């Protein structure tokens, strides 16, 4: 001086918060910022990357 590897740090993961969690992905020049199509005053899914809570919306019951 390079590559190769390992740790740490910070940051992201299409609609809100939270968990001493997991899992990717990226180094500020980044990751990341949905699909679908006749592209149009069109269509569709989903509050999570992935589990569990909680709140919002939707649907069905019952009081």
């Nucleotide at each position: 001086u390079u590559u190769c590897g390992g740790g740490a740090c910070g940051g992201u993961g299409a609609u809100g918060g939270a968990a001493c969690u997991c899992c990717a992905c990226c180094g500020a020049u980044a990751a990341c910022c949905g699909c679908c199509u006749u592209c149009a005053c069109g269509g569709c899914u989903g509050a999570u990357g992935a589990u569990u809570c909680c709140u919002a919306c939707c649907u069905u019951c019952a009081a």